[in-house]
RNA sequence: CGACCAUCCCGAGCGGCCGAGAGAUCUGGCUCUGUGACGCCGCAGCAACCCGUGGUCGACGCCGGCCCCUUCCGGGGCGCGGUUUCGGCCACCAGGUGCUACCGCCAGAUUCGAUGGAAA
Numbered sequence: 001c002g003a004c005c006a007u008c009c010c011g012a013g014c015g016g017c018c019g020a021g022a023g024a025u026c027u028g029g030c031u032c033u034g035u036g037a038c039g040c041c042g043c044a045g046c047a048a049c050c051c052g053u054g055g056u057c058g059a060c061g062c063c064g065g066c067c068c069c070u071u072c073c074g075g076g077g078c079g080c081g082g083u084u085u086c087g088g089c090c091a092c093c094a095g096g097u098g099c100u101a102c103c104g105c106c107a108g109a110u111u112c113g114a115u116g117g118a119a120a
Stems, first nucleotide, its partner, number of pairs: 004117005013043005021032003024110006044100003048097003052092008061083004065078005104112001
């Protein structure tokens, strides 16, 4: 750089710097903005994804227990107990990211974008 999966109507803002546009692009609307937007930095907050912790349920396996068959070797079974791993759900945490005007602002269009995960 390209490809894959999930999400994008929940939630959560103050301070400093900057100085003109901003809300992905186009069209049409709507909105924010010199009472300083957008952006950057700091702090605070939110909790979608991952990590972690705990609970619960399930699956494969293993160990044990019990029962049955068998002369032996051995074989079969279970509303039983324990446990590694994996998966589902719930709760906690805030470590890795992310996010904190308006549904990605709305409608149409686009090999569109953002974020996370996984893989290479």